The prediction has a mean pLDDT of 80. Predicted 3D model of a 72-nucleotide RNA (transfer RNA) from a Candidatus Magasanikiibacteriota bacterium. The organism belongs to Candidatus Magasanikiibacteriota, within Bacteria.
[in-house]
RNA sequence: GACCUCGUCGUUCAAUGGAUAGGACACUAGCCUGCGAAGCUGGAGAUCAAGGUUCGACUCCUUGCGGGGUCA
Numbered sequence: 001g002a003c004c005u006c007g008u009c010g011u012u013c014a015a016u017g018g019a020u021a022g023g024a025c026a027c028u029a030g031c032c033u034g035c036g037a038a039g040c041u042g043g044a045g046a047u048c049a050a051g052g053u054u055c056g057a058c059u060c061c062u063u064g065c066g067g068g069g070u071c072a
Base pairs, nucleotide, nucleotide: 001071002070003069004068005067006066007065010025011024012023013022018055027043028042029041030040031039048064049063050062051061052060
């Protein structure tokens, strides 16, 4: 330098072009307990960036950024 692939809560994984972007763990509040742990109920928290296509984009296209890989 060329090409391929990936990028979603703190972590790990979901999400046919159409739902309020969902779950587990973690965090947090309450309940429970003599106090904790466990358990139960609730809460906060994310689509790498900018454009484009579309009535509608996490999803498709382009460019950039970052991680990984193959070739040179």
Its Rfam family is "tRNA". Rfam's curators write: Transfer RNA (tRNA) molecules are approximately 80 nucleotides in length.